The RNA shown here (transfer RNA) has 72 nucleotides and comes from Cavernulicola chilensis. Rfam family: tRNA. Its family is annotated with triplet codon-amino acid adaptor activity in the Gene Ontology. By type it is a transfer RNA.
This record gives sequence, structure tokens and C1' cells, in this order.
RNA sequence: GCGGAUAUAGAUAAAGGGUGAAAUCACCUGCCUUCCAAGCAGGAAUUGUGGGUUCGAGUCCCAUUGUCCGCU
Repeated sequence: GCGGAUAUAGAUAAAGGGUGAAAUCACCUGCCUUCCAAGCAGGAAUUGUGGGUUCGAGUCCCAUUGUCCGCU
């Protein structure tokens, strides 16, 4: 230099164009308990960035950034 894969919550991670972006662990609040843990109920937090296509984009297209793999 060329090609490919990947990027979603604090971590792991689903969603194959259609209502409000799931879930587990962690975190916060309450209940329970003499206290802690466990258990139960509730809550906050996410689509790498910039454009485009579409009535509608996490999903399709282009560019770009990071990471990984391959070729030279």
C1' cells in the first nucleotide's frame, strides 16, 4: 500500500428495514433480615464519528477513526 472482519449500557451481548433498542452480571433505591449475604420489587445507563438512501436505519450505501486477520 491492498483486501477482509469488527465497533450497541460499566462488562458480556441480542435485535436479518417497522411501535418504546432486549437480556445476564455489575450499579442505585426499597422490601425482607438483629446485621451481612441470598431472595423479591423497582430504577438509571447504550447503537464509534460524519454524511447519504428510505415514509421509516442498530440493520442498506459512502467516507472516516480504533481494534483484529490476511496479502504484498